[in-house]
Context: one part of a larger RNA
Molecule: small-subunit ribosomal RNA, central domain
Organism: metagenome
RNA sequence: CUGGGCGUAAAGCGCGUGUAGGCGGUUUGAUUAGUCAGAUGUGAAAUCCCGGGGCUUAACCUCGGAACUGCAUUUGAAACUGUCAGACUAGAGUACGGUAGGGGAUAGUGGAAUUCCUAGUGUAGAGGUGAAAUUCGUAGAUAUUAGGAGGAACACCGAUGGCGAAGGCAGCUAUCUGGGCCGUUACUGACGCUGAGACGCGAAAGCGUGGGGAGCAAACAGGAUUAGAUACCCUGGUAGUCCACGCCGUAAACGAUGGGUGCUAGAUGUCGGGAGGUUUUCCUUUCGGUGUCGCAGCUAACGCAUUAAGCACCCCGCCUGGGAAGUACGGUCGCAAGAUUAAAACUC
Numbered sequence: 001c002u003g004g005g006c007g008u009a010a011a012g013c014g015c016g017u018g019u020a021g022g023c024g025g026u027u028u029g030a031u032u033a034g035u036c037a038g039a040u041g042u043g044a045a046a047u048c049c050c051g052g053g054g055c056u057u058a059a060c061c062u063c064g065g066a067a068c069u070g071c072a073u074u075u076g077a078a079a080c081u082g083u084c085a086g087a088c089u090a091g092a093g094u095a096c097g098g099u100a101g102g103g104g105a106u107a108g109u110g111g112a113a114u115u116c117c118u119a120g121u122g123u124a125g126a127g128g129u130g131a132a133a134u135u136c137g138u139a140g141a142u143a144u145u146a147g148g149a150g151g152a153a154c155a156c157c158g159a160u161g162g163c164g165a166a167g168g169c170a171g172c173u174a175u176c177u178g179g180g181c182c183g184u185u186a187c188u189g190a191c192g193c194u195g196a197g198a199c200g201c202g203a204a205a206g207c208g209u210g211g212g213g214a215g216c217a218a219a220c221a222g223g224a225u226u227a228g229a230u231a232c233c234c235u236g237g238u239a240g241u242c243c244a245c246g247c248c249g250u251a252a253a254c255g256a257u258g259g260g261u262g263c264u265a266g267a268u269g270u271c272g273g274g275a276g277g278u279u280u281u282c283c284u285u286u287c288g289g290u291g292u293c294g295c296a297g298c299u300a301a302c303g304c305a306u307u308a309a310g311c312a313c314c315c316c317g318c319c320u321g322g323g324a325a326g327u328a329c330g331g332u333c334g335c336a337a338g339a340u341u342a343a344a345a346c347u348c
C1' cells in the first nucleotide's frame, strides 16, 4: 500500500461560515464524453505458459502455438453516469400568521449579605481549632442600633427544565439584534449535502495599556501539626479575580461518540406549538426538543438501542506496537509565556 478501524483498547479537528473538490431528487428529449459489444491495426525479440524436438538425463538449447490483460482507429448499443435543452415539487428556501426562551450587545436600576468609615448603647473579652497559637481588643474590640461609602455576585423561583454552533448564558427594566419551533395556503423551482486550504468565534489561567479593588485568594509572612512539613488546619496577605481596549488560542473544549439523508418494536416522564373530542379535569392525535426504560440488531464486554454505538449511502478529519515524544530540528504565529506543524537515533 491493501485491508481494517476511531464511546471506554491507537484514532472525531473545541465549534462554526465557507472556496476548490467530491457527492447529489422526479421526469421528457437530444448527444455519445464515460460505459458496453464487434472488427481492424499495433502490442520487437528473448522471457513466462502449453505442446513437440536435441544434447545418455536434467539444467540448458531449439520449433510451433497461446499470451502480451495495453493503445489507436472504426462500426454499433443507449440502460446507467456526464453534458445540453425543457418540465415538475416530495429536498432546500421565501412570504404570511402565531409562539417559547438565563441566545447576544448597550444603557439604566433593585434588595439581601460581606468589608470599611462615622455616631449611640455597652464591657472584657473576641476570634479561631481536633486542641491551640499567631491575630484583634481598656487608645473600648466582639455584640447591638442608626447613618454613610464602595466593589462584586444575584438567595427563593430552579428543575431530571430553557436557549445557543461550540465556548457558554440567570436579580429587574428599556433599546438594538441573531437563531429556532408551529400553522396555513401562496411563491421560487434542486437553488442541495459535505468541505482540503482560508476566515471567524472560542472557558479558565496568562500577557500589554489605563482604570477599579468589597469579598476571595496563587506567591509570600507568621502560628500550629510533624521525625521533618517548602503541605493538609489557622491568622494575615500581593498579583489576580471586576471594567475598557488589544493579545493569547489552549482544556477531561466530554456525549471521551464529526456532519447530512433515509429506513428499523414499543413503554413512560417532561418542555414548546397545532388539530379534534369532551369539558374545565382531562382524553385522543400530530410536529419539534429533552430524559428514563426496553425489542430486534450491534458490541470483546460494559453497554448502545428512532437523540444508535442498528441497517445503508455521501463528504471531511484521524489511527497503524510501547518508550524516546506531542519532544528535537526547521517553518509559521505570538510582546512573552508558549501554541501549531512534527521526526529520528536508540531501546523493549
Base pairs, nucleotide, nucleotide: 004319005318006317007302008301012316014201015200016199017198021194022193023192025088026087027086028085029084030083031082033081034080035077036076037075038074039073040072041071042070049065050064051063052062053061054060091191092188093187094186095185096183097182098181099180103177104176105175106174107173108172109171110154115149116148117147118146119145120144121143125136126135162169163168206247207246208245209244210243211242215241216240220236221235222234223233258315259314260313261312262311263310266293267292268291269290270289271288272287273286274285275284276283277282297304298303321348322347323346330341331340332339333338